The prediction has a mean pLDDT of 81. Predicted 3D model of a 125-nucleotide RNA (FMN riboswitch aptamer (RFN element)) from uncultured Roseburia sp. Its Rfam family is "FMN riboswitch aptamer (RFN element)". Rfam 15.1 lists 6,230 matches to the family in 5,120 species. NCBI's taxonomy places the organism under Bacteria, Bacillati, Bacillota, Clostridia, Roseburia. The sequence is in RNAcentral, with records from MGnify.
RNA sequence: UCUUCGGGGCAGGGUGUGAUUCCCGACCGACGGUGAAUCCGGCAGAGCCGGACAGUCCGUGAACUGCCAAGGCAGCCGACUCAGUGAGAUUCUGAGACCGACAGUACAGUCUGGAUGAGAGAAGA
Numbered sequence: 001u002c003u004u005c006g007g008g009g010c011a012g013g014g015u016g017u018g019a020u021u022c023c024c025g026a027c028c029g030a031c032g033g034u035g036a037a038u039c040c041g042g043c044a045g046a047g048c049c050g051g052a053c054a055g056u057c058c059g060u061g062a063a064c065u066g067c068c069a070a071g072g073c074a075g076c077c078g079a080c081u082c083a084g085u086g087a088g089a090u091u092c093u094g095a096g097a098c099c100g101a102c103a104g105u106a107c108a109g110u111c112u113g114g115a116u117g118a119g120a121g122a123a124g125a
Base pairs, nucleotide, nucleotide: 001125002124003123004122005121012024013023014022026110027109028100029099030060031059032058033057039051040050041049042048043047055098056097064075065074066073067072080096081095082094083093084092102113103112104111
């Protein structure tokens, strides 16, 4: 420098003229980092090496707001506790919680739309 890849989710029921939007309940978790036991793989090796594992920790992206002729810059940016094990865990195990841009519409994390977009980043040449 180029190429490819790069987000999931309302089952069932209630009210209502009308709701996947309200109510009961159900379901989902982008990217990088950190991450011991357990798990997976490799080696002749008690052991060593490699890999996987966080929606709520640290950081990033998108969205949103403002500015700019443009490239872009700035702002904003959700949510976790308790118990257990241990040298060490907001990461494991158990339990109970909590969170989720904008526009549309009967009030939306899950429908439709901007978006066959953008993108943190991953892989390859």